[in-house]
RNA sequence: GCGGAGGGCUGGAUGGCCGCGGGAGCAAUCCCGAGGAAAGUCCGGACUCCAUGAAGCAGCGGUGCCGGGUAACGCCCGGGCGGGGCAACCCGACGGAAAGCGCCACAGAGAUGAGACUACCCGCGUCCGCGCGGGAAAAGGUGAAACGGUGGGGUAAGAGCCCACCGCGGCCCCGGCAACGGGGCUGGCAUGGCAAGCCCCACCGGGAGCAAUGCCGAAUAGGACCUCCGCGCCGGCCUUCGGGUCGGCAGGGCCGCUUCAGCCCCGAGAGGUCGGGUUGGCAGCUUGAGGCCGCGCGGCAACGCACGGUCCAGAGGAAUGGUCAUCCAAGGGGGCGACCCCUGGACAGAAUCCGGCUUACAGGCUCUCCGCGCAA
Numbered sequence: 001g002c003g004g005a006g007g008g009c010u011g012g013a014u015g016g017c018c019g020c021g022g023g024a025g026c027a028a029u030c031c032c033g034a035g036g037a038a039a040g041u042c043c044g045g046a047c048u049c050c051a052u053g054a055a056g057c058a059g060c061g062g063u064g065c066c067g068g069g070u071a072a073c074g075c076c077c078g079g080g081c082g083g084g085g086c087a088a089c090c091c092g093a094c095g096g097a098a099a100g101c102g103c104c105a106c107a108g109a110g111a112u113g114a115g116a117c118u119a120c121c122c123g124c125g126u127c128c129g130c131g132c133g134g135g136a137a138a139a140g141g142u143g144a145a146a147c148g149g150u151g152g153g154g155u156a157a158g159a160g161c162c163c164a165c166c167g168c169g170g171c172c173c174c175g176g177c178a179a180c181g182g183g184g185c186u187g188g189c190a191u192g193g194c195a196a197g198c199c200c201c202a203c204c205g206g207g208a209g210c211a212a213u214g215c216c217g218a219a220u221a222g223g224a225c226c227u228c229c230g231c232g233c234c235g236g237c238c239u240u241c242g243g244g245u246c247g248g249c250a251g252g253g254c255c256g257c258u259u260c261a262g263c264c265c266c267g268a269g270a271g272g273u274c275g276g277g278u279u280g281g282c283a284g285c286u287u288g289a290g291g292c293c294g295c296g297c298g299g300c301a302a303c304g305c306a307c308g309g310u311c312c313a314g315a316g317g318a319a320u321g322g323u324c325a326u327c328c329a330a331g332g333g334g335g336c337g338a339c340c341c342c343u344g345g346a347c348a349g350a351a352u353c354c355g356g357c358u359u360a361c362a363g364g365c366u367c368u369c370c371g372c373g374c375a376a
Stems, first nucleotide, its partner, number of pairs: 001372010012327007020033005035347001039358002042356005047209004052261006060205005065079005080094001081092004095200002100198002102194003117140002120135006148166006168187008213283004223274006229267001232249007251265004290312001291310004296305003328345001330343005
């Protein structure tokens, strides 16, 4: 200098005039006022209500290497293994194929315990083109993948047939919290892939959501009517003799099932017709598992702890705007230069709040690392 990789910050500035929303104040006036993603609604929660509560099982769903962080997570940090890359780095749906079922199209001879297409070797025959029988799966071909790989020996040609190394299985030792890594001995030298196919295993999980929810206001109205299903026994009291009420027993209901508890019922239910109110106001509403700034300690880090300072948007069809001037980043043009002219500044707007992930993003500044080239 060029190319690449990982991270941080910013994403216009100043002044004047007019105009918005919240808060304080009697008023004058003062203070505050959209994001790194506010987006997607994909995860996890806080909070609110509901299912009667608790526990267990089922069902359904989610996650899936190890260790740590966190309120929690499918997130983050560190590590292991595998893949991509010369590398810095990046990616991983990363438990189990010997519990079972299923699939591997096409091509190919043959795709789990398979197989002879082109070649190879031996014997016989031969019209010299080849035919028949036997051996073999080492060479080539097909394919994503061919029942271990490379080299040597051996053989008629061959084969873990034998040997060395690698690979695979078993046992043992060492390092590490662990995932794993290293080493030694030994064995058959046989047991593919897919679980982002069903499945098995481990762990986690109730449902809705601020249009949650609560209060006030509001009703000829706590409305009227119909159908279905259910409605056992004993005793006491009342009785208008229709029934009502109290107690007990039995039965039943409130959950997909079970146990315990609690409550309810002889209306614990189901469906339908007509009709009144509900379109208003207040709260929830912004003080937080907080954020930011400064400083210190622990930890490789994520992060945790402690101290000091600072309240940092709360609208309710939804507030940040408009205008003027100057400057500035970028691009184009002119000029010897000073400088001048034109265009023009990305993605994009809170709505209960927070922790993440994913997606979008013009331009600018900056830190660290890798590779190549050159110079000293």